[in-house]
This is a predicted structure of a 113-nucleotide RNA (THF (Tetrahydrofolate) riboswitch aptamer). Its mean pLDDT, the model's own confidence on a scale to 100, is 76. The model forms 85% of the base pairs in the Rfam consensus. The sequence was found by an Rfam model in a public genome assembly.
RNA sequence: UGCAGAGUAGAAUUUUCCGCGUUAAGUGCCGUGGGAACGGAGAGUUGUCCCAAGGACGAAAAGCGCAUGGGCUUUGCCCCGCGCUUGCGGUGGAAUGUUCGCAUCUCGCUGUA
Numbered sequence: 001u002g003c004a005g006a007g008u009a010g011a012a013u014u015u016u017c018c019g020c021g022u023u024a025a026g027u028g029c030c031g032u033g034g035g036a037a038c039g040g041a042g043a044g045u046u047g048u049c050c051c052a053a054g055g056a057c058g059a060a061a062a063g064c065g066c067a068u069g070g071g072c073u074u075u076g077c078c079c080c081g082c083g084c085u086u087g088c089g090g091u092g093g094a095a096u097g098u099u100c101g102c103a104u105c106u107c108g109c110u111g112u113a
Base pairs, nucleotide, nucleotide: 001113002112003111004110005109010100011099012098013097015095016094017093018092019091020089021088022087029055030054032052033051034050035049036048040107041106042105043104061086062085063084064083065082066081069079070078071077072076
């Protein structure tokens, strides 16, 4: 000097557990403002993430039990409340496995010629 390679934060997803919502928050989409992080070092985007207040869109409930109050067409039915179960939500968190993985630039590291 050439060639090859490794490594982070993190991202996606599987399974399990614990929650939240189902009186619609959350998720997803849009732009505005602010902030943060981005292999070992430095720089760092039109990329990533977070926060704030907005905009548009938008949903799946069912069954059982308990107790009190109310209503009515009163021996039953309905409404309100609580709990449980099964669902539902591009739902939150944790653990676990799998896959991907510094936009990019310079240097460094490992192997090799």